[in-house]
Molecule: transfer RNA
Organism: Bacteroidota bacterium
RNA sequence: GCGCCCAUCGUCUAACGGUUAGGACACAUCCCUUUCACGGAUGUAAUACGAGUUCGAUUCUCGUUGGGCGUACCA
Repeated sequence: GCGCCCAUCGUCUAACGGUUAGGACACAUCCCUUUCACGGAUGUAAUACGAGUUCGAUUCUCGUUGGGCGUACCA
């Protein structure tokens, strides 16, 4: 250089092109407890960025960025 794959809450992980973007852990508040732990309730928080297609994009297409893998060259 070329090719392929990946990018969603703090972390991990779901979501036939039509979901209020869900779940687990973590975190915050409250309940429970003499206290802590366990347990229960509630809550905060995310689609890497830009464009395109579409009535509608997390999902499809292109590009950018970042990461991973393979491969070529190395006088």